[in-house]
Formats: sequence, C1' cells, structure tokens
RNA sequence: GCCGAUUUAGCUCAUCUGGUAGAGCACAUGAUUUGUAAUCAUGGGGUGGCGGGUUCAAGUCCUGCAAUCGGCA
Repeated sequence: GCCGAUUUAGCUCAUCUGGUAGAGCACAUGAUUUGUAAUCAUGGGGUGGCGGGUUCAAGUCCUGCAAUCGGCA
C1' cells in the first nucleotide's frame, strides 16, 4: 500500500427479509438468613464508533473517516 471482518448496556453477545433495541453476567432495591453467600422478585442503565446520503421510517441499505483484528505484498 491492497483486501476482508468487527464496532449495539459496565462486560460477553443477540436483534431472521428496514417498522418505537433485547438476553446472560454485573449493579441497585426488596424478600429469605443471626449475618454473609446462594436463591427468588422488582428496577435502573444504550442519541447502536464518528459524520453524510436513501426512505414516511435505518442498528439493519449506500458512502467517507476512525479504532481493533486477520490476510496479501
């Protein structure tokens, strides 16, 4: 330098052909316990890497840039 993949909650990841984004773990509160852990219930938390475009509507399609990983030279 060229090619490809990934970027979504604190972490690991879903989201099937575009239709108001979810799970597990973690966290908070409550129940249970003498107390802790475990278990159960409830709850908070995301302008979807940063821009632009298409569309009535974009995490999803197109495009520029950035970061990380891999391959080729």